[in-house]
A computed fold for a 99-nucleotide RNA from Candidatus Brocadia carolinensis, annotated as c-di-GMP-I riboswitch aptamer.
Model confidence (mean pLDDT): 77 of 100.
The source organism's lineage runs through Bacteria, Planctomycetota, Candidatus Brocadiales, Candidatus Brocadiaceae and Candidatus Brocadia.
RNA sequence: UUACGAUAAAGGCAAACCCUGAGUGAUCAGGGGACGCAAAGUAACAGGGUCUUCAAUUGAGUUUAGAGUUAUAUUUCGGAAGACAGCCUUACUGCCGAA
Repeated sequence: UUACGAUAAAGGCAAACCCUGAGUGAUCAGGGGACGCAAAGUAACAGGGUCUUCAAUUGAGUUUAGAGUUAUAUUUCGGAAGACAGCCUUACUGCCGAA
């Protein structure tokens, strides 16, 4: 120095939830609060994945009513714009030094 991660030392961050504010929303910011985290530091203009909103039209499935082919409700697929780094991979940076 690199890899690695201890019943070490000094520390750090802050889930859910509550309050306030912003946003159509996912969510974000501040305060409180700790589930946990060896990167729970940064990057969404590195790649996947999940989530939200808007619009559109076609095909298929199901339910109900009427009827021999219509209506209604619901679900899914493809468009666009966003959100998430405490979902994963990746990239960069970082404290300490046992095995």